Annotation:
Predicted 3D model of a 251-nucleotide part of an RNA (large-subunit ribosomal RNA, domain VI) from a Candidatus Berkelbacteria bacterium. NCBI's taxonomy places the organism under Bacteria, Bacteria candidate phyla, Candidatus Berkelbacteria. Rfam family: Bacterial large subunit ribosomal RNA.

Context: one part of a larger RNA
RNA sequence: CGUGAUAACUUGAGUGGAGCUGGGAUCAGUACGAGAGGACCAUCCCGGACGAACCUCUGGUCUGCCAGUUGGAUGAACCUCAUCCAUUGCUGGGUCGCCACGUUCGGUUCUGAUAAGCGCUGAAAGCAUAUAAGCGCGAAGCAGGCCACAAGAUUAGGUUAAAGAUCCCCCGUAGACUACGGGGUUGAUAGGCCCUAGGUGUAAGGCCAGCGAUGGCUUCAGCCGUGGGGUACUAAUUGAUCGCUUUCCGC
Numbered sequence: 001c002g003u004g005a006u007a008a009c010u011u012g013a014g015u016g017g018a019g020c021u022g023g024g025a026u027c028a029g030u031a032c033g034a035g036a037g038g039a040c041c042a043u044c045c046c047g048g049a050c051g052a053a054c055c056u057c058u059g060g061u062c063u064g065c066c067a068g069u070u071g072g073a074u075g076a077a078c079c080u081c082a083u084c085c086a087u088u089g090c091u092g093g094g095u096c097g098c099c100a101c102g103u104u105c106g107g108u109u110c111u112g113a114u115a116a117g118c119g120c121u122g123a124a125a126g127c128a129u130a131u132a133a134g135c136g137c138g139a140a141g142c143a144g145g146c147c148a149c150a151a152g153a154u155u156a157g158g159u160u161a162a163a164g165a166u167c168c169c170c171c172g173u174a175g176a177c178u179a180c181g182g183g184g185u186u187g188a189u190a191g192g193c194c195c196u197a198g199g200u201g202u203a204a205g206g207c208c209a210g211c212g213a214u215g216g217c218u219u220c221a222g223c224c225g226u227g228g229g230g231u232a233c234u235a236a237u238u239g240a241u242c243g244c245u246u247u248c249c250g251c
Base pairs, nucleotide, nucleotide: 001152006161007160008159009158010157014149015148016147017146020048021047022046023045024044025043026042032037050106051105052104053103054102058100059099060098061097065093066092067091068090069089070086071085072084073083074082075081110144111143112142117137118136119135120134164242165241166240167239168184169183170182171181172180189235190234191233192231193230194229195228196227198224199223200222205218206217207216208215209214
């Protein structure tokens, strides 16, 4: 740009995905077989690989966070403390999130037409013959069925509806931008603040013990808190634009 225009819900021409397989048990040491051996059918259980989703568990990461620690710098000097540099300085942990090594689920069943193959009826050819007319069975394969997309399917489909939408701003279950989703004072959308699940692991200062390094008490402390709950303190101000149906087009 088209489908006449807007919105919501759809049909499905068509397209893609999936499609795997092992072992064990019962039937049954049965049928079969001289024996050795040893089933079909049917039912149930456990796996492997692959795939999808998710983060409750387990395990990673977590340059937000907490602690320990070395060398140096700054705070006029010292002890401590605080900050900075040294790969995040190094090391030990680690929530959310993101992940797999984790968890859950999936392939089935079924229908139709068939292949090889197996048949029924049956002539040509008084017989025979699955075939010539006619009628069946039969595969992980084919067409459906399952999942996803899908009317630019220009053959552009169908149904329903009649008012709100955008700019702008605060954001994230979304994201390159856009789009999408939530919120905009009639407000908990984000930040701040308060509380907290949780993380780290007992701060500083003071006191006590020890010659001292250090240890103990105050202290399950202090700090953080991507999660949860609350609270209008801050910012979503004030405004502007477009649209509004018996409307466009045709008769």